RNAcentral holds the sequence, with entries from ENA. Predicted 3D model of a 359-nucleotide RNA (Bacterial RNase P class A) from an Actinomycetaceae bacterium. NCBI's taxonomy places the organism under Bacteria, Bacillati, Actinomycetota, Actinomycetales, Actinomycetaceae. The prediction has a mean pLDDT of 76. It matches the Rfam family "Bacterial RNase P class A". Rfam classes the family as a ribozyme. A reference for the family is Brown (1999), "The Ribonuclease P Database", Nucleic Acids Res. Rfam's curators write: Ribonuclease P (RNase P) is a ubiquitous endoribonuclease, found in archaea, bacteria and eukarya as well as chloroplasts and mitochondria. A source record names the gene rnpB.

RNA sequence: UGAGCUGGCCGGAUGGUCGCGGCGCAAGUCGAGGAACGUCCGGACUCCAUAGGACACGGUGGUGGCUAACAGCCACCCGGGGUGACCCGCGGGAUAGUGCCACAGAAAACAAACCGCCGUCGUUUUUAGCGACGGUAAGGGUGAAACGGUGGUGUAAGAGGCCACCAGCAAGUCGGGUGACCGAUUUGGCUAGGAAAACCCCACCGGGAGCAAGACCAAGCAGCACGCAGAGCUGUCCGUUCGACGCGUGCGGGUAGGUUGCUGGAGGUCAUGAGCAAUCAUGACUCGAGAUAGAUGGCCAUCGCAGGGAGUCUCAAAUCCUCCUUGUACAGAAUCCGGCGUAUAGGCCAGCUCAUCCU
Repeated sequence: UGAGCUGGCCGGAUGGUCGCGGCGCAAGUCGAGGAACGUCCGGACUCCAUAGGACACGGUGGUGGCUAACAGCCACCCGGGGUGACCCGCGGGAUAGUGCCACAGAAAACAAACCGCCGUCGUUUUUAGCGACGGUAAGGGUGAAACGGUGGUGUAAGAGGCCACCAGCAAGUCGGGUGACCGAUUUGGCUAGGAAAACCCCACCGGGAGCAAGACCAAGCAGCACGCAGAGCUGUCCGUUCGACGCGUGCGGGUAGGUUGCUGGAGGUCAUGAGCAAUCAUGACUCGAGAUAGAUGGCCAUCGCAGGGAGUCUCAAAUCCUCCUUGUACAGAAUCCGGCGUAUAGGCCAGCUCAUCCU
RNA backbone atom coordinates (compact mmCIF):
# COMPACT_ATOMS: atom_id res chain seq x y z
C1' U A 1 0.00 0.00 0.00
C1' G A 2 -3.81 -3.55 -1.22
C1' A A 3 -7.25 -7.43 0.16
C1' G A 4 -9.81 -9.31 4.29
C1' C A 5 -11.50 -11.23 9.57
C1' U A 6 -13.54 -10.10 14.38
C1' G A 7 -15.46 -7.04 18.28
C1' G A 8 -17.52 -2.43 19.99
C1' C A 9 -19.89 2.53 19.42
C1' C A 10 -22.88 6.91 17.44
C1' G A 11 -27.92 7.26 15.34
C1' G A 12 -27.46 14.79 14.34
C1' A A 13 -26.81 20.04 17.47
C1' U A 14 -28.75 24.94 18.93
C1' G A 15 -32.53 28.72 18.88
C1' G A 16 -37.49 30.76 17.67
C1' U A 17 -42.72 29.98 17.02
C1' C A 18 -47.56 27.30 16.93
C1' G A 19 -49.54 22.91 19.23
C1' C A 20 -50.24 17.87 22.31
C1' G A 21 -49.91 14.57 27.04
C1' G A 22 -48.34 13.87 32.61
C1' C A 23 -47.38 16.61 37.25
C1' G A 24 -48.23 21.47 39.48
C1' C A 25 -52.82 26.75 42.22
C1' A A 26 -49.35 29.07 39.11
C1' A A 27 -44.56 30.03 37.33
C1' G A 28 -42.70 26.03 35.41
C1' U A 29 -40.92 21.10 34.58
C1' C A 30 -40.72 16.22 32.23
C1' G A 31 -42.08 13.64 27.59
C1' A A 32 -39.83 7.12 22.58
C1' G A 33 -35.73 3.35 20.61
C1' G A 34 -31.28 0.72 19.34
C1' A A 35 -34.24 -1.72 17.63
C1' A A 36 -39.90 1.03 21.23
C1' C A 37 -40.67 -3.57 15.57
C1' G A 38 -41.88 -9.18 14.83
C1' U A 39 -44.66 -11.36 19.19
C1' C A 40 -40.59 -16.32 18.15
C1' C A 41 -38.68 -18.20 23.15
C1' G A 42 -38.02 -17.49 28.68
C1' G A 43 -39.54 -15.23 33.35
C1' A A 44 -41.89 -11.64 37.06
C1' C A 45 -46.94 -10.44 38.37
C1' U A 46 -52.47 -11.72 38.48
C1' C A 47 -56.73 -14.93 38.40
C1' C A 48 -58.55 -19.99 37.83
C1' A A 49 -57.52 -25.17 38.60
C1' U A 50 -54.68 -28.59 41.59
C1' A A 51 -53.62 -35.03 47.22
C1' G A 52 -49.82 -38.20 45.13
C1' G A 53 -48.18 -41.29 41.14
C1' A A 54 -48.44 -43.18 36.20
C1' C A 55 -49.92 -42.72 31.08
C1' A A 56 -50.84 -39.48 27.02
C1' C A 57 -49.34 -34.85 24.61
C1' G A 58 -45.69 -30.95 23.77
C1' G A 59 -40.66 -29.17 24.16
C1' U A 60 -35.25 -29.56 24.73
C1' G A 61 -30.78 -32.62 23.13
C1' G A 62 -22.05 -32.63 22.44
C1' U A 63 -19.51 -31.21 27.50
C1' G A 64 -18.67 -27.82 31.57
C1' G A 65 -20.24 -23.19 33.44
C1' C A 66 -23.60 -18.50 33.84
C1' U A 67 -28.66 -17.04 34.83
C1' A A 68 -34.89 -15.74 38.03
C1' A A 69 -35.46 -18.68 33.56
C1' C A 70 -34.60 -19.96 28.46
C1' A A 71 -34.74 -22.81 22.28
C1' G A 72 -30.21 -17.43 25.45
C1' C A 73 -24.91 -16.36 26.62
C1' C A 74 -19.55 -17.84 27.66
C1' A A 75 -15.56 -21.38 27.35
C1' C A 76 -14.22 -25.97 25.40
C1' C A 77 -14.87 -30.83 22.48
C1' C A 78 -16.08 -33.22 17.82
C1' G A 79 -17.17 -32.72 12.44
C1' G A 80 -16.88 -29.49 8.01
C1' G A 81 -14.84 -24.95 5.23
C1' G A 82 -10.72 -21.25 4.61
C1' U A 83 -3.30 -20.12 3.04
C1' G A 84 -4.80 -17.39 7.47
C1' A A 85 -7.32 -14.05 11.06
C1' C A 86 -11.71 -16.82 11.54
C1' C A 87 -16.48 -18.98 10.10
C1' C A 88 -20.55 -22.89 9.94
C1' G A 89 -23.23 -27.22 12.49
C1' C A 90 -31.91 -28.67 14.20
C1' G A 91 -24.32 -31.96 17.33
C1' G A 92 -28.38 -38.08 22.03
C1' G A 93 -29.42 -43.33 19.84
C1' A A 94 -29.31 -46.59 13.05
C1' U A 95 -25.38 -52.51 17.55
C1' A A 96 -33.49 -52.04 20.86
C1' G A 97 -37.29 -52.70 17.12
C1' U A 98 -40.56 -51.53 12.64
C1' G A 99 -40.62 -49.11 8.09
C1' C A 100 -38.16 -46.07 3.93
C1' C A 101 -34.05 -45.07 0.16
C1' A A 102 -36.92 -41.18 -6.08
C1' C A 103 -34.78 -41.94 -11.27
C1' A A 104 -31.45 -45.28 -13.31
C1' G A 105 -29.88 -50.16 -12.45
C1' A A 106 -29.57 -57.36 -12.53
C1' A A 107 -29.50 -55.99 -7.46
C1' A A 108 -30.77 -50.42 -2.56
C1' A A 109 -29.24 -54.25 2.37
C1' C A 110 -31.39 -62.15 6.17
C1' A A 111 -28.04 -59.16 -0.89
C1' A A 112 -27.93 -59.66 -6.06
C1' A A 113 -25.74 -62.79 -12.04
C1' C A 114 -27.34 -57.56 -16.99
C1' C A 115 -22.62 -57.59 -19.82
C1' G A 116 -18.22 -60.18 -18.90
C1' C A 117 -14.95 -64.48 -16.95
C1' C A 118 -14.69 -70.03 -16.03
C1' G A 119 -16.24 -75.35 -16.08
C1' U A 120 -19.35 -79.58 -17.82
C1' C A 121 -22.75 -81.47 -21.44
C1' G A 122 -25.22 -81.15 -26.24
C1' U A 123 -24.94 -79.47 -31.31
C1' U A 124 -22.28 -78.00 -35.95
C1' U A 125 -20.13 -73.62 -38.96
C1' U A 126 -15.01 -77.52 -34.28
C1' U A 127 -8.21 -73.49 -30.66
C1' A A 128 -14.45 -71.20 -32.33
C1' G A 129 -19.98 -70.10 -32.42
C1' C A 130 -24.87 -71.30 -30.39
C1' G A 131 -27.92 -73.64 -26.52
C1' A A 132 -28.73 -75.95 -21.51
C1' C A 133 -26.99 -76.52 -16.46
C1' G A 134 -23.67 -74.73 -12.88
C1' G A 135 -19.50 -71.66 -10.57
C1' U A 136 -17.86 -66.54 -9.96
C1' A A 137 -18.68 -59.97 -7.12
C1' A A 138 -11.72 -59.60 -10.03
C1' G A 139 -13.43 -56.23 -14.57
C1' G A 140 -17.57 -53.20 -17.25
C1' G A 141 -22.09 -50.55 -16.80
C1' U A 142 -26.25 -47.70 -13.42
C1' G A 143 -26.63 -44.50 -9.35
C1' A A 144 -26.30 -39.48 -4.34
C1' A A 145 -25.00 -44.29 -2.37
C1' A A 146 -23.17 -51.14 -4.81
C1' C A 147 -21.56 -54.76 1.29
C1' G A 148 -13.46 -52.11 2.96
C1' G A 149 -8.52 -50.30 -0.04
C1' U A 150 -3.54 -51.72 -2.17
C1' G A 151 -0.33 -55.79 -3.16
C1' G A 152 0.32 -61.01 -3.00
C1' U A 153 -1.10 -66.19 -2.41
C1' G A 154 -4.63 -69.30 -4.27
C1' U A 155 -8.02 -71.16 -8.22
C1' A A 156 -11.02 -73.87 -13.90
C1' A A 157 -12.25 -68.66 -13.17
C1' G A 158 -12.76 -66.19 -8.64
C1' A A 159 -13.66 -64.64 -3.62
C1' G A 160 -10.87 -61.90 3.52
C1' G A 161 -10.93 -68.36 1.20
C1' C A 162 -5.77 -67.17 3.21
C1' C A 163 -1.46 -63.52 4.17
C1' A A 164 1.10 -58.42 4.76
C1' C A 165 0.24 -53.23 5.27
C1' C A 166 -3.48 -49.33 5.65
C1' A A 167 -8.45 -47.39 6.86
C1' G A 168 -12.47 -48.32 9.91
C1' C A 169 -15.48 -51.11 13.92
C1' A A 170 -16.08 -53.58 18.78
C1' A A 171 -14.08 -54.92 23.53
C1' G A 172 -10.07 -54.16 27.01
C1' U A 173 -5.55 -51.87 29.40
C1' C A 174 -2.41 -47.58 30.47
C1' G A 175 -1.81 -42.15 30.56
C1' G A 176 -4.03 -36.88 30.33
C1' G A 177 -8.67 -33.97 31.23
C1' U A 178 -14.16 -31.95 36.17
C1' G A 179 -16.21 -33.55 31.43
C1' A A 180 -17.40 -33.96 26.12
C1' C A 181 -12.97 -36.15 24.45
C1' C A 182 -7.67 -36.96 23.26
C1' G A 183 -2.96 -39.98 22.97
C1' A A 184 -0.60 -44.84 23.18
C1' U A 185 -1.32 -50.04 23.01
C1' U A 186 -3.48 -55.23 22.98
C1' U A 187 -7.11 -58.60 21.27
C1' G A 188 -11.13 -59.92 18.06
C1' G A 189 -13.92 -60.93 13.77
C1' C A 190 -12.37 -59.55 8.48
C1' U A 191 -16.26 -54.84 7.44
C1' A A 192 -20.12 -52.57 9.78
C1' G A 193 -24.33 -47.88 3.73
C1' G A 194 -27.72 -43.51 4.46
C1' A A 195 -31.66 -41.28 6.91
C1' A A 196 -34.23 -40.36 13.57
C1' A A 197 -36.60 -32.80 9.94
C1' A A 198 -40.24 -41.42 9.47
C1' C A 199 -42.37 -44.06 13.61
C1' C A 200 -39.74 -45.10 17.76
C1' C A 201 -36.12 -45.54 22.15
C1' C A 202 -33.27 -42.79 26.11
C1' A A 203 -32.43 -38.53 29.50
C1' C A 204 -34.35 -33.97 31.29
C1' C A 205 -38.29 -30.13 31.43
C1' G A 206 -43.51 -28.60 31.11
C1' G A 207 -51.03 -27.11 34.78
C1' G A 208 -54.43 -23.22 31.97
C1' A A 209 -55.34 -18.17 30.66
C1' G A 210 -53.35 -13.54 30.24
C1' C A 211 -52.80 -6.15 32.29
C1' A A 212 -58.70 -6.48 27.34
C1' A A 213 -54.93 -10.39 33.86
C1' G A 214 -57.05 -8.82 38.34
C1' A A 215 -58.98 -5.40 42.40
C1' C A 216 -62.01 -1.28 44.07
C1' C A 217 -65.84 2.89 43.71
C1' A A 218 -70.54 5.68 43.09
C1' A A 219 -75.16 5.58 40.60
C1' G A 220 -78.57 1.98 39.31
C1' C A 221 -82.00 -1.35 35.06
C1' A A 222 -83.99 -6.49 35.36
C1' G A 223 -84.78 -9.32 39.59
C1' C A 224 -85.03 -11.06 44.86
C1' A A 225 -86.13 -10.46 50.22
C1' C A 226 -88.50 -7.86 54.25
C1' G A 227 -91.84 -4.18 56.23
C1' C A 228 -96.11 -0.86 55.79
C1' A A 229 -100.72 0.40 53.43
C1' G A 230 -105.06 -1.79 51.13
C1' A A 231 -108.33 -5.99 51.10
C1' G A 232 -113.80 -3.65 48.28
C1' C A 233 -115.67 -1.09 43.99
C1' U A 234 -113.89 1.03 39.65
C1' G A 235 -109.75 0.96 36.22
C1' U A 236 -105.39 -1.38 33.49
C1' C A 237 -102.82 -5.93 31.63
C1' C A 238 -107.45 -8.48 28.88
C1' G A 239 -112.19 -11.10 25.10
C1' U A 240 -112.90 -14.86 29.63
C1' U A 241 -110.92 -17.27 34.41
C1' C A 242 -106.86 -17.05 37.83
C1' G A 243 -103.19 -13.64 39.13
C1' A A 244 -100.69 -8.88 39.54
C1' C A 245 -100.83 -3.43 40.56
C1' G A 246 -98.98 1.35 45.71
C1' C A 247 -94.95 3.10 49.14
C1' G A 248 -90.37 2.33 51.87
C1' U A 249 -85.71 -0.32 53.14
C1' G A 250 -81.78 -3.81 51.95
C1' C A 251 -79.13 -6.88 48.38
C1' G A 252 -78.23 -6.31 43.47
C1' G A 253 -75.18 -10.10 37.92
C1' G A 254 -73.52 -8.36 33.14
C1' U A 255 -72.44 -4.02 29.85
C1' A A 256 -70.86 1.11 29.84
C1' G A 257 -68.10 4.99 33.30
C1' G A 258 -64.25 6.29 36.97
C1' U A 259 -60.06 4.81 40.15
C1' U A 260 -56.28 1.24 40.70
C1' G A 261 -52.89 -2.40 38.73
C1' C A 262 -48.84 1.69 36.37
C1' U A 263 -44.14 2.11 36.25
C1' G A 264 -38.16 2.41 41.52
C1' G A 265 -36.81 -2.20 38.66
C1' A A 266 -33.50 -9.44 38.10
C1' G A 267 -33.00 -0.54 36.99
C1' G A 268 -28.82 2.80 35.21
C1' U A 269 -23.61 5.00 35.56
C1' C A 270 -18.78 4.76 37.64
C1' A A 271 -14.94 2.43 40.58
C1' U A 272 -12.68 -1.82 42.91
C1' G A 273 -12.27 -7.11 43.38
C1' A A 274 -13.07 -12.64 41.64
C1' G A 275 -13.21 -15.22 36.89
C1' C A 276 -10.10 -16.96 30.20
C1' A A 277 -15.16 -15.37 29.58
C1' A A 278 -20.47 -15.22 30.14
C1' U A 279 -21.29 -13.44 34.89
C1' C A 280 -21.02 -12.32 40.08
C1' A A 281 -19.79 -9.46 44.69
C1' U A 282 -18.95 -4.78 47.22
C1' G A 283 -19.09 0.60 47.44
C1' A A 284 -20.54 5.50 45.75
C1' C A 285 -23.82 8.33 42.84
C1' U A 286 -28.45 8.56 40.26
C1' C A 287 -34.16 8.39 38.89
C1' G A 288 -35.08 9.58 32.85
C1' A A 289 -42.80 8.71 29.33
C1' G A 290 -47.32 6.57 31.39
C1' A A 291 -51.19 8.02 26.97
C1' U A 292 -56.44 4.87 26.68
C1' A A 293 -58.17 5.20 20.53
C1' G A 294 -54.12 6.36 22.32
C1' A A 295 -49.61 12.75 23.81
C1' U A 296 -44.13 12.91 22.48
C1' G A 297 -45.67 16.84 16.40
C1' G A 298 -45.52 20.89 12.37
C1' C A 299 -42.94 25.22 10.35
C1' C A 300 -38.63 28.56 10.13
C1' A A 301 -33.36 29.91 10.87
C1' U A 302 -28.16 28.71 11.72
C1' C A 303 -24.57 24.88 12.10
C1' G A 304 -22.83 19.68 11.48
C1' C A 305 -22.29 15.18 8.24
C1' A A 306 -22.51 12.92 3.16
C1' G A 307 -22.97 13.30 -2.41
C1' G A 308 -22.83 16.48 -6.93
C1' G A 309 -21.56 21.10 -9.59
C1' A A 310 -19.03 25.89 -10.22
C1' G A 311 -15.23 29.31 -8.71
C1' U A 312 -10.34 30.55 -6.38
C1' C A 313 -5.06 28.81 -6.10
C1' U A 314 -1.71 26.05 -9.57
C1' C A 315 2.20 24.34 -15.27
C1' A A 316 -1.63 20.59 -14.03
C1' A A 317 -4.28 17.82 -10.28
C1' A A 318 -5.53 17.08 -5.15
C1' U A 319 -6.21 19.42 -0.23
C1' C A 320 -7.87 24.14 1.97
C1' C A 321 -11.31 28.25 1.15
C1' U A 322 -16.06 30.59 -1.17
C1' C A 323 -20.87 29.86 -3.50
C1' C A 324 -25.06 26.88 -5.40
C1' U A 325 -27.80 22.43 -5.01
C1' U A 326 -29.52 17.51 -3.18
C1' G A 327 -29.87 14.11 0.81
C1' U A 328 -29.88 13.16 6.35
C1' A A 329 -32.06 6.22 7.40
C1' C A 330 -35.01 2.18 9.86
C1' A A 331 -38.85 3.05 12.71
C1' G A 332 -42.13 4.63 16.85
C1' A A 333 -43.93 3.05 23.77
C1' A A 334 -49.27 0.58 25.64
C1' U A 335 -47.87 -4.18 32.56
C1' C A 336 -42.61 -4.91 33.18
C1' C A 337 -37.96 -7.53 32.44
C1' G A 338 -34.04 -11.10 29.96
C1' G A 339 -33.03 -12.99 25.05
C1' C A 340 -33.46 -14.22 19.77
C1' G A 341 -34.70 -12.67 14.84
C1' U A 342 -35.40 -8.84 11.34
C1' A A 343 -34.90 -3.39 9.40
C1' U A 344 -31.37 0.67 9.32
C1' A A 345 -29.00 6.99 5.47
C1' G A 346 -24.33 8.04 7.00
C1' G A 347 -20.12 7.65 10.14
C1' C A 348 -16.35 6.35 14.07
C1' C A 349 -12.92 3.25 17.10
C1' A A 350 -9.97 -1.07 18.50
C1' G A 351 -7.58 -5.79 17.77
C1' C A 352 -5.99 -9.43 14.27
C1' U A 353 -4.72 -12.08 9.32
C1' C A 354 -2.71 -12.59 4.28
C1' A A 355 0.03 -10.58 0.04
C1' U A 356 3.62 -7.05 -1.76
C1' C A 357 7.39 -3.21 -1.11
C1' C A 358 11.08 -0.50 1.98
C1' U A 359 14.46 -0.35 6.33